A computed fold for a 105-nucleotide RNA from Cytobacillus purgationiresistens, annotated as SAM riboswitch aptamer (S box leader). The prediction has a mean pLDDT of 83. The source organism's lineage runs through Bacteria, Bacillota, Caryophanales, Bacillaceae and Cytobacillus.
[in-house]
RNA sequence: UUCUUAUCAAGAGAGGUGGAGGGACUGACCCUGCGAAGCCUCGGCAACCAGCAUAUUUAUGCCCCGGUGCCAAAUUCAGAGGAAUUCAUUUUCCGAAGAUAAGAA
Numbered sequence: 001u002u003c004u005u006a007u008c009a010a011g012a013g014a015g016g017u018g019g020a021g022g023g024a025c026u027g028a029c030c031c032u033g034c035g036a037a038g039c040c041u042c043g044g045c046a047a048c049c050a051g052c053a054u055a056u057u058u059a060u061g062c063c064c065c066g067g068u069g070c071c072a073a074a075u076u077c078a079g080a081g082g083a084a085u086u087c088a089u090u091u092u093c094c095g096a097a098g099a100u101a102a103g104a105a
């Protein structure tokens, strides 16, 4: 980097450094000098893998300690197509794309 499978309306931030961007992309809409990104420290959430326990082969629970991940807003909303509805529109289904985990090449 590509492929496969699963999940994505819950949850969880302070300090230091830094000095203008950030929210993947496009549009919209937001966040940001009352300090963005990045980096560091400490803290936390979660339970994918691992571990442990119970039950038995697939579940449930725990998770202080291991490997990741995450800690504004639903993946912030929409993006291609379908259905219902309206004066405008709105609601909804299913995808695409993306993110994360595990496995494979």
Base pairs, nucleotide, nucleotide: 001105002104003103004102005101006100007099008098013042014041015040016039017038021031022030023029025079026078027077028076043071044070045069048067049066051062052061053060054059075097081093082092083091084090